[in-house]
RNA sequence: GCCAACAUAGCUCAAUUGGUAGAGCAACGGUAUCGUAAACCGUAGGUUAUGGGUUCGAUUCCCAUUGUUGGCU
Numbered sequence: 001g002c003c004a005a006c007a008u009a010g011c012u013c014a015a016u017u018g019g020u021a022g023a024g025c026a027a028c029g030g031u032a033u034c035g036u037a038a039a040c041c042g043u044a045g046g047u048u049a050u051g052g053g054u055u056c057g058a059u060u061c062c063c064a065u066u067g068u069u070g071g072c073u
Stems, first nucleotide, its partner, number of pairs: 001072007010025004019056001027043005049065005
């Protein structure tokens, strides 16, 4: 230099022919216990990497940029 994949909650990951983004763990509150932990119930936490485009509507489709990983040279 060229090609491909990936970027979503604090972490690990879902979310398909485009229709208002969820789970587990972690955090917080509660129940229970003499008390703690485990357990059970609940709550909060997201400008879906950034900027544009298409569309009534974009995590999803298109383009560019940034970053990470892999391959080729």
The RNA shown here (transfer RNA) has 73 nucleotides and comes from a Candidatus Dojkabacteria bacterium. Model confidence (mean pLDDT): 81 of 100. Rfam family: tRNA. Rfam describes the family as follows. Transfer RNA (tRNA) molecules are approximately 80 nucleotides in length.